[in-house]
RNA sequence: GCCAGUAUAGCUCAGUUGGUAGAGCAGUCGCUUCGUAAGCGAAAGAUCGUCGGUCCGAUUCCGACUACUGGCUCCA
Numbered sequence: 001g002c003c004a005g006u007a008u009a010g011c012u013c014a015g016u017u018g019g020u021a022g023a024g025c026a027g028u029c030g031c032u033u034c035g036u037a038a039g040c041g042a043a044a045g046a047u048c049g050u051c052g053g054u055c056c057g058a059u060u061c062c063g064a065c066u067a068c069u070g071g072c073u074c075c076a
Base pairs, nucleotide, nucleotide: 001072002071003070004069005068006067007066010025011024012023013022019056028042029041030040031039049065050064051063052062053061
C1' cells in the first nucleotide's frame, strides 16, 4: 500500500428482505430469611462507531472517515 471482517445497554451477544431494538449477566428496588447467599418478581438502562447521501421513513441500503482484528504484497 491492497483486501476482508467487526463496531448495538456497564459486560457478552442477538436482531431486522427499511416501519422507531431484545436476551443473558452485572447493577437498582421488592418478596422470601433471624441475617447473608441462593431463589422469585419488578422497574430501569441504547440518540445501534462518526459524518454525509438515498428514501415519506435508515441500526438495516450507498459513500467517506475512525478504531480494532485477520490476510496478502512492496521497499528499507